A computed fold for a 354-nucleotide RNA from an Acutalibacteraceae bacterium, annotated as Bacterial RNase P class A. A source record names the gene rnpB. Its Rfam family is "Bacterial RNase P class A". Its family is annotated with dimeric ribonuclease P complex, tRNA processing and ribonuclease P activity in the Gene Ontology. The model forms 93% of the base pairs in the Rfam consensus. Its mean pLDDT, the model's own confidence on a scale to 100, is 75. The sequence is in RNAcentral, with records from ENA.
[in-house]
């Protein structure tokens, strides 16, 4: 100096004048629309879209069913071991494999000995087998039959441990010695596991194929739902009765539990809330606090967009990095995808210099 890894901020800026949405604030006004409830209009101040606001992929808060009570059965997810957290298929750590010279990155990581499927062609043959070939014996001009054999060689992605020696007629974990699987015992560890001794025990791969095991899952959703008001116009709660083992009741069976007729209430459109605040798994800063961290904890500070035919825009000057991807609709934790330029921090490899 390059190359390469990993983490983190920004995401045009500033003034002038004018627009738009909104306020729980103050002054002003008492007007307009509306059947009512309610709305709307003026000065001033305050507020006024993301790091993903997208995707709707996972998990909540919060409402309602019903006190989400009890179970089944389908489905659907996850899946080494600990750990964080409301929860998660997430984050951390940290064990095996795998890749990278390295910093470091990637893994749908339980089970093939429940059981069932598949491994095309090629190949003698994909739990199975003998084409060439090796050995032995008949028998012989070549060339044949029998019988061993699976080391060598063809095929193939894979010939059922590997490699090297000893053995043998030739040859085979037959045997041995190292490796590798398994399988037992010890130590260590909090735990996947890792070391070590011993055993010749050595029956392929595949479950993001069927499948087994293990653990989790009520259902609908802010158009949830909760209030007001009656010109006008839907359907449901309460109170007294009746009855029946019917009938309905937010995925589907059962148990269970509420409910069925009359009179009152009451209230689809429309308007408020829900969306204002002592909240809120808020957000920022500290911390000789705790843990490796991921996160917890104490303490200080701070305060917000609520549209609903749905706001942030238009003109002018000025700087430069000349400006990417892109707009809330109840909220939030996470994951995934899009992203022009600009800074920041640690560490790795490489070349030169000292």
């Nucleotide at each position: 100096u390059g190359a390469g890894u990993a983490a983190g901020c920004u995401g045009a800026a500033c003034g002038a004048c004018u627009g738009c949405g909104g306020g729980u604030u103050g002054c002003a006004a008492u007007g307009c629309c509306g059947a009512a409830a309610g709305g709307u209009a003026g000065c001033a101040c305050c507020c006024g879209a993301g790091g993903a606001a997208a995707g709707u992929c996972c998990g909540g808060g919060c409402u309602c069913c019903a006190c989400a009570g009890g179970g089944c059965a389908a489905g659907a997810a996850u899946a080494a071991c600990g750990g964080c957290u409301a929860a998660c298929g997430g984050c951390c750590g940290c064990c095996g494999g795998g890749g990278g010279c390295g910093a470091c990155c990637c893994c749908a990581g339980g089970g093939a000995a429940a059981g069932u499927g598949c491994a095309a062609c090629a190949g003698a043959g994909a739990u199975a087998u003998a084409c060439c070939g090796c050995c032995a014996a008949c028998c012989u001009u070549u060339a044949g039959u029998u019988g061993g054999u699976a080391a060598g060689g063809g095929u193939g992605g894979a010939a059922a441990g590997g490699c090297g020696a000893g053995g043998u007629a030739a040859g085979a974990g037959c045997u041995c010695a190292c490796c590798g699987g398994c399988g037992u015992u010890a130590a260590g560890g909090g735990a996947a596991c890792u070391u070590a001794a011993c055993g010749g025990c050595c029956c392929u791969g595949u479950a993001a194929a069927c499948c087994c095991u293990a653990u989790u899952c009520g259902g609908a959703g802010c158009a949830a739902c909760a209030c007001c008001g009656u010109g006008g116009u839907a359907a449901a709660a309460g109170a007294c009765a009746u009855u029946a083992u019917g009938u309905a009741u937010u995925g589907g069976c059962c148990c269970g539990a509420u409910a069925c007729g009359u009179c009152u209430u009451a209230g689809g459109a429309g308007g408020u809330g829900g969306c204002a605040c002592c909240u809120g798994a808020g957000c920022a800063g500290u911390u000789a606090c705790g843990g490796u961290a991921a996160c917890g904890a104490a303490c200080u500070g701070c305060c917000a967009a609520g549209a609903u035919a749905g706001a942030u825009g238009g003109u002018c000057g000025u700087u430069c990095a000349c400006g990417a991807c892109a707009g809330a609709a109840c909220u939030c934790g996470g994951c995934u995808u899009a992203u022009a330029g600009g800074c920041u921090u640690a560490g790795u490899c490489a070349c030169a210099u000292c």